[in-house]
RNA sequence: CUCAGAAAAAGGCAAACCUAUUGAAAAAUAGGGACGCAAAGCCACAGGUCUAAUAUUGGAAUACAAUAAUGACGGCUGGGUCGCCUGA
Numbered sequence: 001c002u003c004a005g006a007a008a009a010a011g012g013c014a015a016a017c018c019u020a021u022u023g024a025a026a027a028a029u030a031g032g033g034a035c036g037c038a039a040a041g042c043c044a045c046a047g048g049u050c051u052a053a054u055a056u057u058g059g060a061a062u063a064c065a066a067u068a069a070u071g072a073c074g075g076c077u078g079g080g081u082c083g084c085c086u087g088a
Base pairs, nucleotide, nucleotide: 002088003087004086005085012037013036017032018031019030020029021028022027035075041081042080043079045078046077047076048073049072050071054068055067056066057065058064
């Protein structure tokens, strides 16, 4: 440096759910909690997924509906980047 993760050690992260706060929502943050994870560290670059405040269109309409991220998700996949242990 490359490949692999059967066993082991040092450790790490933390789904659902609950509470509080923020947000229009999706969701996020903090605390509790563990379903899982060898990158479940980091980056929205490509695809994908979620939401629709706002805008546009329809509508008599403040109703309602459709469409669209500029809002999100890295614990959906690929890519980039950095890195612990063990083995080859």
c-di-GMP-I riboswitch aptamer from Sediminibacillus albus, 88 nucleotides, folded computationally. The sequence was found by an Rfam model in a public genome assembly. It matches the Rfam family "c-di-GMP-I riboswitch aptamer". From the family's description: GEMM was predicted in a large-scale screen for bacterial structured RNA regulatory elements. The coordinates come from a structure-prediction model, not an experiment, and the mean pLDDT is 87. The organism belongs to Sediminibacillus, within Bacteria.